[in-house]
RNA sequence: UAUUAAUAAGCGGGAGAGUGCGAAUUAAUCCGCCACCGAAGGAGCAACCGCCACCGGAAACUCUCAGGUAAAAUGGACCGCUUAUUUUUU
Repeated sequence: UAUUAAUAAGCGGGAGAGUGCGAAUUAAUCCGCCACCGAAGGAGCAACCGCCACCGGAAACUCUCAGGUAAAAUGGACCGCUUAUUUUUU
């Protein structure tokens, strides 16, 4: 100098599903009822991995506890770029 991976920050992209009904006062909020979504988080198992076994880890799959369901705002797994730190290789 280049390169691999991880973490953090910044910028950009980023789906799905009810403008549901009732009441308090219209949107928001709270409560009650029904329907729905999966990509915050969480949980469960699986291929697989570690291991003699037990056991442990483990998904964008499954569940829907939580969260969310007009537009806007917020949030948003994941992806790209940049910077910093550490790390792999040369």